Lysine riboswitch aptamer from Clostridium nigeriense, 161 nucleotides, folded computationally.
The coordinates come from a structure-prediction model, not an experiment, and the mean pLDDT is 79.
The source organism's lineage runs through Bacteria, Bacillati, Bacillota, Eubacteriales and Clostridium.
Of the family's consensus pairs, 100% are formed in the model.
RNAcentral holds the sequence, with entries from MGnify.
């Protein structure tokens, strides 16, 4: 350097089904009340009634999540920054949310607790701290097997060559 291979109180992750949430919310239609604006801006629309409120009928989607199968996997992947590009709006189109690649940094792995931060959120993710728990390495004790300790980080470990 090549090949192969392991981690598991749910390993990772994509897709497909399905569940709750989002939400009785945006829209949408109708009626009333108001009366000149509305858009970041520009147009286009608006006294043949915009905007804005209200009742009444109807009633979604996306991002994020849960469970199941399946297929790929074992830096699996997730997540922070920058930077491009695409989208999101009747049309151009700052912003704002989404997707995507490229670079660059973090994180061995799942779990509990506490916090910040994102998110509609008690979901969930990610930073900190703190606790066991796991795999693998290194190093110290115990007579042995094996336990225990203390320490590392995936640019790690295990085989073979």
């Nucleotide at each position: 350097g090549a090949u192969a291979g392991a981690g598991g109180c749910u390993g990772c992750a994509a897709u497909a089904a399905u569940u709750a949430a989002g939400a009785g919310u945006a829209g949408u239609a109708u009626u009333a009340a108001u009366g000149a604006g509305g858009u970041a801006a520009g147009c286009a629309c608006g006294a043949u009634g915009a905007c804005u409120u209200a009742a009444u009928a109807u009633g979604a989607a996306a991002g994020g999540a849960g469970u199941u199968a399946u297929u790929g996997c074992c830096g699996a992947a997730a997540u922070g920054u920058a930077u491009a590009u695409c989208u999101u709006a009747g049309c151009u189109g700052a912003a704002u949310g989404g997707a995507u690649a490229u670079a660059u940094g973090u994180u061995g792995g799942g779990u509990u607790u506490g916090u910040a931060u994102a998110a509609a959120a008690u979901a969930u993710a990610u930073g900190c701290a703190a606790a066991a728990c796991u795999g693998u390495c290194a190093c110290a004790a115990u007579a042995a097997a094996a336990u225990u300790g203390u320490g590392g980080a995936g640019u790690g470990c295990u085989a073979u060559c």